[in-house]
Context: one part of a larger RNA
Molecule: small-subunit ribosomal RNA, 3' major domain
Organism: uncultured bacterium
RNA sequence: UGACGGGGGCCUGCACAAGCGGUGGAGCAUGUGGUUUAAUUCGAAGCAACGCGCAGAACCUUACCAGCCUUUGACAUCCUGGUCGCGGAUUAGAGAGAUCUUUUCCUUCAGUUCGGCUGGACCAGUGACAGGUGCUGCAUGGCUGUCGUCAGCUCGUGUCGUGAGAUGUUGGGUUAAGUCCCGCAACGAGCGCAACCCUCGUCCUUAGUUGCCAUCAUUUGGUUGGGCACUCUAAGGAAACUGCCGGUGUCAAACCGGAGGAAGGCGGGGAUGACGUCAAGUCCUCAUGGCCCUUACGCCUGGGGCUGCACACGUGCUACAAUGCGGCAGACAAAGGGACGCCAACUCGCAAGAGUGCGCAAAUCCCAAAAAAUGUCGCUCAGUUCAGAUUGUGGGCUGCAACUCGCCCGCAUGAAGCUGGAAUCGCUAGUAAUCGCAGGUCAGCGACACUGCGGUGAAUGUGUUCCUGAGCCUUGUACA
Numbered sequence: 001u002g003a004c005g006g007g008g009g010c011c012u013g014c015a016c017a018a019g020c021g022g023u024g025g026a027g028c029a030u031g032u033g034g035u036u037u038a039a040u041u042c043g044a045a046g047c048a049a050c051g052c053g054c055a056g057a058a059c060c061u062u063a064c065c066a067g068c069c070u071u072u073g074a075c076a077u078c079c080u081g082g083u084c085g086c087g088g089a090u091u092a093g094a095g096a097g098a099u100c101u102u103u104u105c106c107u108u109c110a111g112u113u114c115g116g117c118u119g120g121a122c123c124a125g126u127g128a129c130a131g132g133u134g135c136u137g138c139a140u141g142g143c144u145g146u147c148g149u150c151a152g153c154u155c156g157u158g159u160c161g162u163g164a165g166a167u168g169u170u171g172g173g174u175u176a177a178g179u180c181c182c183g184c185a186a187c188g189a190g191c192g193c194a195a196c197c198c199u200c201g202u203c204c205u206u207a208g209u210u211g212c213c214a215u216c217a218u219u220u221g222g223u224u225g226g227g228c229a230c231u232c233u234a235a236g237g238a239a240a241c242u243g244c245c246g247g248u249g250u251c252a253a254a255c256c257g258g259a260g261g262a263a264g265g266c267g268g269g270g271a272u273g274a275c276g277u278c279a280a281g282u283c284c285u286c287a288u289g290g291c292c293c294u295u296a297c298g299c300c301u302g303g304g305g306c307u308g309c310a311c312a313c314g315u316g317c318u319a320c321a322a323u324g325c326g327g328c329a330g331a332c333a334a335a336g337g338g339a340c341g342c343c344a345a346c347u348c349g350c351a352a353g354a355g356u357g358c359g360c361a362a363a364u365c366c367c368a369a370a371a372a373a374u375g376u377c378g379c380u381c382a383g384u385u386c387a388g389a390u391u392g393u394g395g396g397c398u399g400c401a402a403c404u405c406g407c408c409c410g411c412a413u414g415a416a417g418c419u420g421g422a423a424u425c426g427c428u429a430g431u432a433a434u435c436g437c438a439g440g441u442c443a444g445c446g447a448c449a450c451u452g453c454g455g456u457g458a459a460u461g462u463g464u465u466c467c468u469g470a471g472c473c474u475u476g477u478a479c480a
Stems, first nucleotide, its partner, number of pairs: 001480002003477003007474004012469002015464002019427005026318008034309002042053002064304002067301001070298001073129001077128002079125006087106003092101003109119003131293002134291003140287002142282003145278001147276001152191006158167003171182003197270004202238007211228003216225002241264001244258005320420001324379006336367003341360002346355003386417001391412007433456007
């Protein structure tokens, strides 16, 4: 100087407390461990692995397994020799396919100094080489997680100290903040904080189609004429600064209350992550040193596996019901996507879906029905008109192909489950809870996941004794 303490002081965070809803019990989905297996590819391991890499495992993917095939190779450059091609259509045979053999037709290389001279394509050969999701993340780059959006981490000059180092950065206040003020052997500065950026909230200007409709006509309908007021869209601007008033305070910084205001003291949310820590993660995104394989640890291919199942754990979904379930009626979103696409209307079908076919590269058309809510009728506390697992059967769709191993629909079947032990998680406001919608990946889908969007919309706390994480000062230490 640090680190540590079941030392002290101060301070702070959904850390506790006060509340609301869960997990832990059930069924299912999904990941992991274990076990099994020819293989169940590999990685991730307290927080910070376990709906994680995977924003899509039937084939492909695919790295794994047992077979079949291949050895200058599926891919690149160079060398030697040969051929003139390639490409498209087609016949037959062998095979699981890769591939091997074979018939016919179309097309029949370019430049040229006319020299097999140059280029191009293909075949054969030779070796240099290719290739490796093989090992090492403890050789690395890059990227990422985490402490933590915590308020810290340092430097120059000066001063102090023999020196390591100290000072500044400590102290008194204050703040979300090393934020600011005051003081001070310090004076300044840098990386962080804040601001500058995006978005939401108010108003104005510009613009008025594909958007909108107050006034005037018109219509089933903003449908049409008309209009651009309003909504909205999207570009620019205004607006908030403790600016004003009162109080407290050291005449300070600031805090408390108030006015005006759409908004008030950081207005809400996002992006943004200092010096560093964990030899944290990744050699299987990519790149890369070293090592290893080279008729195989490379390459091709059909099949299987990654989906196996006594069990254990994590994360979710659905429930156990009456603040509910079912039937009927019937409102109100936002944000997205669409041409190998989204698909209206109509017809058929109980339905999944099929047929036909309008419109739309989309503020125009489509996906699209928002759902909870609301009204009304039934159920009356029961393993039920709760719950929907499992199973049988009949269909539909995608795709070369749904046996292993897809999703959806109809009918039938109707399991566990009556609120969950010890323990444990999230959340302070448009939040929790609850309700649906969209997207990426994608032929299809195991999405209940993930990433967004809006609808309805609470309770509690204004405290810091305790648990836990972090910061500053101080103290002890046989630790570095």